[in-house]
A computed fold for a 94-nucleotide RNA from Pseudodesulfovibrio sp., annotated as c-di-GMP-I riboswitch aptamer. Its Rfam family is "c-di-GMP-I riboswitch aptamer". Rfam links the family to the GO term cyclic-di-GMP binding. Rfam's curators write: GEMM was predicted in a large-scale screen for bacterial structured RNA regulatory elements. Its mean pLDDT, the model's own confidence on a scale to 100, is 83.

RNA sequence: UGAAGACAAAGCCAAACCCGCCGCGAGGCGGGGACGGAAAGCCACGGGUCUCCCGCCCCGCAGCAGGACGCGCGGAGACGGCCGGGUUGCCGGA
Numbered sequence: 001u002g003a004a005g006a007c008a009a010a011g012c013c014a015a016a017c018c019c020g021c022c023g024c025g026a027g028g029c030g031g032g033g034a035c036g037g038a039a040a041g042c043c044a045c046g047g048g049u050c051u052c053c054c055g056c057c058c059c060g061c062a063g064c065a066g067g068a069c070g071c072g073c074g075g076a077g078a079c080g081g082c083c084g085g086g087u088u089g090c091c092g093g094a
Stems, first nucleotide, its partner, number of pairs: 005091001012037002017032006035081001041087003045084003048079006054072003058067002
């Protein structure tokens, strides 16, 4: 120094769930709480999952309304604790 990681040390983060707030929603923020995490720090670039809107198709109707599945190299979002990638950081035994 390391992209490697100790039955080490000092610490750190915080799942589910509960309460409050924001959002149509996925979800986010704060408090409580710990399932876990060597980047479970940060970043939506690639993949993936999810949400909302629109269109097609179908049912229905005189016609609207309404509704299920599926489709879309349609649109806009969410998730970094889904994976990859980028980037920054603590420790010093092997």